């Protein structure tokens, strides 16, 4: 410090997620030691048991025990009394507050402690204990009587106190060992407490008004003390947008965590303050409390009870239950530190010091160290060679931290000596033993360090985000290995960071979220030039303070560290004080550049009102006139013979203002248009004068605000929601047509929203230019204009710098700055719900959350696509010729059938396709019968040559018996070798089994279309672009020209084959002009011709004319056998279709192995209600039949082609010459031509089907071949919608040959014969190419995508209500207590001789008030039949709204 994730890719915006640190944590797996810390975050829930506050006999009386004869002494203490139980310890419920923090202040108090000064005289009284009586279950009392004090009371003295004074009021306590302790008063100190004020201290405005003791006064009361603290009276104030009140949440701080910092989050442990002590209220005592382990009352709960009544309060330490993911021992000790009491000894102390439990945290140590390659074994993997685990182990040499045992053994101790240690026989030290006792967890697709095998097969599962898993998963599970950390490691939760993702530091708002529709304007913010004063801000010096701890720096102590300890320092906050005066501010007095006023011009659809004009539409009346008009893509509804439409004249009425007219003008915006008049706002220009900062912006507020809509009253020509009808359509509640009401118009009043857009807030300043246009001014110019220059205010376009993600903006900024306002913070939910405000309503405005997704989005790029555009091509259409679709047959396919009908191919680009030949074989399928190292390959062992004859069983495979027979090479022989056969065992063979979506190879297709790319350079942030676009041209990215491109590659073309012309060479089997010869090129002869087959020539836009840009090229022509690639073929760029093929072959993986392998026989692939494709033959006279007759090319032939001759009607048979073929054969070409006949008919057309008889091939012709003869003679009379081929030697038509093959051809491949028609042209259909445009598509239009309905789930709004919390108001009520009053009752101290008084108490009562009750309101939570919309959910329904002109933008 960044990274992943939106896209085909890119840049940006923007969210989500991750890597870091932290924790009082928890959970999972694992776990050796020590030190130092920490440990109920939840139920301020309820608590059994024990302990946590007592002490003093040197305050007092009494009584008890012991000792003593006794006096008395000692010990202990129930009660009175004193001091302490207000500290220490716990908790965080409440509290948004002077509660806390910080800094100030004045009107106060303080027991114990310290210092100083003074004092303590006299007298009186009671109540406990105790004794007696007595109540009660108990707790606890009641009555009578006695008694002490440092208990209580009176008087004296004495100052402080009140009062002007008189006067009033007011202290004390003793004890004994005679020196101390204690007591009273006053003054001061230290420390503590109370009070007041400034500033700071969370969220919500969907909480905007709150407040009657409320704010102030003077008086009284009250307090330790100021004060409405309280009361009566008077006044009407006080608080609030700088956020009162209300609601929610919360103890505050030092600090802790994080962060570069600024900040953000938190407030455990430690420390300071506050608050609380079962809940609520109250006071008493006291120096101090409204009191955690005190009291009274009320309430809830628990316990005891004899039912009458009582007792209790762990948020002290342990501990229990409960809650919870979760938090310890009912431990030891007062040895240390501290506290209470005491003269002291001492007692008490769950404060504290320690130990225990917990890897909860931090820190430290260990689980060994050196050597050790046969790189062991085993594991894993493997291409079988190896690699890895791995110096790791074994083995060897060391060491002993830890561990075990033994021995020694502290400091902490300070109270002068002595004694005293919970921890603890602990830390530590020494010795002995022995590598001995000690490693896990998570991860390994990317982010993110670390990879393979097996299993699984969208299952099981993983997942922080992106995403993995559908048979080859580095992502699931296991294993091996690796990586990271390590006594821990992961996960979960939470906080900060990254996040500049709330932006002060440090963001934005044209199009990504975001400028209010616009103006005015109060508060607020901000403000021109120069001067004087002040000193609030600002700057600076000094002072005080900001506790300690923590953090930082430097030392020290534990073996180190964590930890502990000592010292030091800075920054910053607040306050005080001295100084400075530039800037801001304040006050005063000025200036004129901002702003404004006056004056004079100018332009204008600026606004309001009134009047007026013509054209047009419609309607009415009349005339002329006759059959249609209107409307549409085409129609129909509609109007019209009752006279329309058309046309002429006259009239009525409403609305809008053609031309001018313009990216022109005016206005703040909305908006404003015939012409004239009246009223009125603003702008601008010019030159002077005046005011003197009066300015800018603006939350709340006020005003204006298109269209539609609403209310009341008018008006209504035309247009026209709704509505009706007609069409269109699958439907058509639409688009189109005919009608038509609100409304659009006017007046008044509402509504207040728009893509109210320049998607760009207002104001000001600065920063190149150029071009146009509107208004004004100045100068030049003109007779006047025009025009030119310049200036100013507008309004448009281009553009520099700069900015921008890009597009773009660019003096009218989206540039550079300043001032102020508004707004944004992922998408959806939603501009919705609830609440408030406004409105007559419609609705507007303000404005969430739950839930859900990992995106949503902007700009630009490359493609693809468009019922977008431009250009071009193709038998693409058109123009023609012939077909298919109808019939019969052949063949293939689907479907059906079947034991099987083997498999594959399925739009073009499957379907006479693989198959260039299914009777057996083929054959892969079915049935039956057989074989199991196998029909075939390699290796091993044994035997035998191989081979062969015949017979039997069987459907055959096969089995049994049998005959003949011994070869080749080496070697003298024995024997060995090669080859073949048989048998045996194991490795293995075998598979037309699966996966063409694991593959190679091959092929189809777009398409023989003209395209597809690269290097360097340049442009762009980038994807990319350029080149390859443009102007011409071509069959062509063919060529030329231009150009930030210059070159190059694969394609095109050419080179290859064939065909068309000529030449040379050659001349058999070919040919024959001349010569001879024959039935015959038959023979001689010849090679001229034809032909054959080798080599050459020829054609290149080369020549001429025209067009073109002086190019490329095109058009025409000449010559030529051939002319513009001459015709035909071969040749198929980058790629697309997961196209086809595992059944040609090859091949990974999987599967079968007495079978999914192999053999045999028979069957099937040949089925048949049907559908489709491709063909054959026809429907006839351009024909059929019969007779005669002419002319090819290219092939094939020894398992072959087969002549002549003979037989047969024929298929064919017999026959055997010739031929390994320019020689012989197949082999008669047919259409054609000449003649005859048929006469338009189901025929002398057509030939299916069927019967009989034959032929051929073959082991075999039944299922299931071909051919012949005779007989039979079906459909069919030119084919609906639709659709195919073909542009010249082509279509059409005619025959011939080959491959396959025993046989079988209407298929296929090839060959020649005869031989047309038409193409104006590119509007349209289909396909393709280039450029451009739009896009929400990129699996790329067979795309994307919207809404209702149906189903499931989720959260939420409304809802008759129901239940709870909280709060306010009114009323009732009134415990305990305090204060006041006081009829009643009681009463020791003082006064009085007494009566009595004073004083006190009880009771009663008044005021205040807790709990409680009644009624009403606010607010909030839960729940609710039903209901509304919303969200989510692989394959539901209906349509097609949007994205292309998305088919109605």
């Nucleotide at each position: 410090a960044g990274a992943g994730u939106u896209u085909g890719a890119u840049c940006c915006u923007g969210g989500c997620u991750c890597a870091g640190g932290a924790u009082g944590a928890a959970c999972g797996c694992u776990g050796g030691c020590g030190g130092u810390c920490u440990g109920c975050u939840u139920a301020a829930c309820a608590c059994a048991u024990g302990c946590a506050a007592g002490u003093c006999g040197a305050a007092c009386g009494g009584g008890u025990g012991u000792a003593g004869c006794a006096a008395u002494a000692c010990a202990g203490u129930a009660g009175u009394g004193g001091c302490g139980g207000a500290c220490g310890g716990g908790u965080g419920a409440g509290u948004a507050a002077c509660g806390c923090g910080u800094g100030a202040g004045a009107a106060u108090c303080u027991a114990c402690c310290u210092u100083c000064a003074g004092g303590a005289c006299g007298g009186a009284g009671a109540c406990a204990a105790c004794a007696g009586u007595u109540g009660g279950a108990a707790a606890c009392g009641a009555c009578u009587g006695c008694u002490a004090a440092c208990c209580c009371c009176c008087g004296a003295u004495g100052u402080a106190c009140c009062g002007a004074a008189a006067g009033g009021g007011c202290a004390a306590a003793u004890a004994u060992u005679u020196a101390u302790a204690g007591c009273c008063u006053g003054a001061a100190g230290a420390a503590g407490a109370g009070c007041u004020c400034g500033c700071g201290u969370c969220c919500g405005a969907u909480u905007a008004g709150c407040u009657a003791g409320u704010u102030g006064g003077a008086g009284a009361g009250g307090u330790a003390a100021a004060a409405g603290c309280u009361c009566a009276c008077c006044a009407a104030g006080g608080c609030g947008a700088c956020g009162a009140u209300c609601g929610g949440u919360a103890g505050c701080u030092g600090g802790u965590c994080u962060g570069a910092g600024a900040g953000g989050a938190c407030g455990a442990u430690c420390a300071g303050c506050c608050a609380c002590a079962c809940u609520g209220g109250g006071a008493c005592u006291g120096a101090g409390a409204c009191a955690c382990g005190g009291c009274c009352c009320a309430g809830a709960c628990u316990c005891c009870u004899a039912c009458g009544g009582g007792a209790g309060g762990c948020a002290g330490c342990a501990g229990u239950g409960g809650g919870g993911a979760a938090u310890u021992u009912u431990c030891c000790g007062c040895a240390a530190u501290g506290g209470g009491c005491g003269c002291a000894a001492g007692c008490c102390u769950g404060a504290c010091g320690g130990a225990g439990c917990a890897a909860g945290a931090c820190c430290g140590c260990g689980u060994g160290g050196g050597g050790g390659a046969a790189g062991a074994a085993g594991g894993c993997u493997c291409u079988u060679g190896g690699g890895u685990u791995g110096u790791a182990a074994a083995c060897u040499c060391c060491u002993u931290u830890u561990c075990u045992c033994u021995g020694g053994g502290a400091a902490g101790a300070a109270c002068g000596a002595a004694a005293u240690g919970a921890c603890g026989g602990u830390a530590c030290c020494a010795g002995a033993g022995g590598a001995a006792u000690c490693a896990g967890c998570a991860u390994c697709g990317g982010c993110u360090a670390a990879c393979u095998c097996c299993g699984u097969g969208c299952c099981a599962g993983c997942a922080g985000c992106c995403g993995c898993g559908g048979u080859a998963a580095g992502a699931c599970g296991g294993a091996g290995g690796a990586u990271g950390c390590a006594a821990g490691c992961g996960u979960u939760a939470u906080c900060c960071g990254g996040a500049a993702u709330g932006a002060u530091u440090g963001g934005g708002c044209a199009u990504a979220a975001a400028g209010c529709g616009u103006c005015c304007g109060c508060a607020g913010g901000u403000g021109g030039c120069a001067g004087u004063u002040c000193a609030a801000g600002u700057c600076u010096g000094c002072u005080g303070u900001c506790a300690a701890a923590g953090a930082c720096c430097g030392g020290g102590g534990c073996u180190u560290a964590a930890c502990c300890u000592c010292g030091g320092a800075a920054a910053g906050g607040c306050a005080g004080u001295g100084g400075a005066a530039a800037c801001u501010g304040a006050a005063c007095a000025g200036c004129u550049a901002g702003a404004g006023u006056a004056c004079g011009g100018c332009a204008g659809a600026g606004g309001g009102g009134g009047g007026u004009g013509g054209a047009a539409u419609u309607c009415c009346a009349c005339g002329u006139g006759u059959a249609g008009c209107a409307g549409u893509g085409a129609a129909a509804u509609g109007c019209g013979u009752a006279g329309a439409g058309a046309u002429g004249u006259g009239g009525a009425g409403g609305a809008a203002c053609a031309c001018c007219a313009a990216u022109g003008g005016c206005g703040a915006a909305g908006g404003c248009a015939g012409c004239c008049c009246c009223c009125u706002g603003g702008g601008u220009c010019g030159a002077u004068a005046c005011u003197g900062a009066c300015g800018c912006u603006c939350a709340u507020g006020c005003a204006c605000g298109a269209a539609a809509g609403c209310g009341u009253g008018g008006g209504u020509a035309g247009c026209a929601a709704a509505c009706a009808g007609g069409a269109u359509u699958a439907g058509a509640u639409a688009c189109c047509c005919u009608g038509g009401u609100a409304g659009c118009c006017c007046a008044c009043g509402c509504c207040c929203u728009a893509a109210a857009c320049u998607a760009u807030g207002u104001c000001a300043a600065c920063u190149a230019g150029g071009u146009g246009u509107u208004g004004g001014g100045u100068g030049g110019g003109u007779a006047a204009a025009a025009c030119c220059a310049u200036u100013u205010a507008g309004u448009a376009c281009c553009g520099u710098a700069g900015c921008u993600a890009a597009c773009g903006c660019g003096u009218g900024a989206a540039g550079u700055u300043g001032a102020c306002c508004g707004c944004c913070u992922g998408g959806g939910g939603a501009g919705u719900a609830c609440g408030g405000c406004c409105g007559c309503a419609a609705g507007g405005u303000u404005a969430a959350a739950a839930c859900u997704c990992a995106a949503a989005g902007g700009a630009a790029u490359u493609g693809a696509c468009g019922g977008g555009g431009a250009c071009c091509c193709g038998c693409a259409c058109a123009a023609g010729c012939g077909g298919u679709g109808g019939a019969u047959g052949a063949u293939g396919u689907g479907g059906a059938u079947u034991a099987a009908u083997u498999c594959g191919a399925u739009g073009c680009a499957a379907c006479g396709c693989g198959a260039a030949a299914a009777a057996c074989c083929u054959u892969a399928c079915c049935u039956a019968c057989c074989c199991u190292u196998g029909a075939c390959a390699u290796g091993c062992c044994a035997g035998g040559a191989a081979c062969u004859u015949g017979c039997c069983a069987g459907a055959g495979a096969u089995g049994g018996c049998u005959u003949g027979g011994u070869g080749c090479c080496c070697g003298a022989a024995a024997g060995g070798g090669a080859g073949c056969c048989u048998g045996g065992a194991c490795a293995c063979a075998g598979g037309u089994g699966c996966u063409g979506c694991a593959u190679g190879g091959c092929u189809g297709u777009c398409g023989u279309c003209a395209g597809c790319u690269c290097g360097u350079g340049u442009c762009g942030u980038g994807a990319g672009a350029u080149g390859u676009u443009g102007g011409g041209u071509u069959a062509a990215g063919u060529c030329c020209c231009g150009c930030a491109a210059c070159g190059a590659g694969c394609g095109c073309a050419a080179c290859c084959c064939u065909u068309g012309u000529c030449g040379u060479u050659a001349a058999u089997u070919g040919c024959c002009a001349u010569c001879a010869u024959u039935u015959a090129g038959u023979u001689g002869g010849g090679c001229a011709c034809u032909u054959u087959a080798a080599c050459g020539a020829g054609a290149c836009u080369g020549c001429c004319g025209g067009u073109g840009a002086c190019a490329a090229a095109c058009c025409g022509g000449a010559g030529g056998a051939a002319g513009g690639u001459g015709g035909g073929g071969a040749u198929g760029a980058c790629g697309u279709c997961a196209a086809g093929u595992c059944c040609u072959c090859a091949u990974g993986g999987c599967c079968c192995u007495u079978a999914u392998g192999g053999g045999u026989a028979g069957g099937g692939c040949u089925u048949c209600a049907c559908a489709c494709g491709u063909c054959a033959u026809a429907c006839a006279a351009u024909g059929g039949u019969c007779g005669g007759u002419a002319c090819a090319a290219a092939g094939g032939g020894u398992u072959g082609c087969c002549a002549a001759g003979c037989c047969g009607c024929g298929a064919g048979g017999c026959g055997g010459a010739g031929c390994c073929a320019a020689u012989c054969c197949c082999a008669g070409a047919a259409a054609g031509c000449c003649g005859a006949u048929c006469g338009u008919a189901g025929u002398c057309c057509g030939g299916a089907u069927u019967g009989c008889a034959g032929g051929c091939u073959g082991c075999a012709a039944c299922u299931c071949g071909c051919c012949u003869g005779c007989a039979u003679g079906a459909a069919g009379u030119c084919g609906g919608a639709a659709u195919c081929g073909c542009u010249a030697g082509u279509a059409a038509u005619c025959g011939u040959g080959g491959a396959u093959c025993a046989g079988c051809a209407u298929g296929u491949c090839a060959c020649g014969g005869u031989g047309a028609a038409u193409a104006c042209g590119u509007u349209c259909c289909c396909g393709g190419g280039u450029c451009u445009u739009g896009u929400a598509c990129a699996c790329a239009c067979c795309g994307c995508c919207c809404g209702u309905c149906a189903c499931a789930c989720c959260a939420u709004g409304g809802g008759a209500g129901c239940g709870g919390g909280u709060u306010c108001c009114g009323c009732c009520a009134g415990a305990a207590g305090u204060a006041g009053g006081u009829a009643g009752c009681c009463u020791a101290a003082c006064c009085g001789c007494a009566a009595g008084g004073g004083g006190g108490g009880c009771g009663c009562u008044u005021a205040c008030c807790a709990c409680g009750g009644c009624g009403g309101g606010g607010u909030u939570c839960g729940u609710g039949a039903c209901u509304g919309g919303g969200g989510u959910g692989a394959a539901g329904u209906c349509g097609u709204a949007a994205c292309a002109a998305g088919g109605u933008a």
A computed fold for a 1449-nucleotide RNA from a metagenome, annotated as small-subunit ribosomal RNA. It matches the Rfam family "Bacterial small subunit ribosomal RNA".